[in-house]
RNA sequence: UAGUGUUAAGGGCAAACCUGUUUAAAGACAGGGACGCAAAGCCAUAGGGUCUACGGUGCUUAAACAGCACUAUGAUAGCCUGGCUACCGCA
Numbered sequence: 001u002a003g004u005g006u007u008a009a010g011g012g013c014a015a016a017c018c019u020g021u022u023u024a025a026a027g028a029c030a031g032g033g034a035c036g037c038a039a040a041g042c043c044a045u046a047g048g049g050u051c052u053a054c055g056g057u058g059c060u061u062a063a064a065c066a067g068c069a070c071u072a073u074g075a076u077a078g079c080c081u082g083g084c085u086a087c088c089g090c091a
Stems, first nucleotide, its partner, number of pairs: 003090003012037002017032006035078001041084003046081003049076003055071006
């Protein structure tokens, strides 16, 4: 430098759920909590998927601040592929 994660040491992260804050929502953040994770570290301005729909567009309606559909510019890296970086062990 490239490969690999079967065992060991030091350890690391933290799903659901609960509480608080925040957002239009999805979601995020902090504390508690552990289902899992060898990159569950970082990137959403690389591609696909998924969630949400304030606003916008269309339709319904006599009309609408009501209802329905579509829409990402919002989110998800713990959905997948991809990119960047890194501890320890192994041969």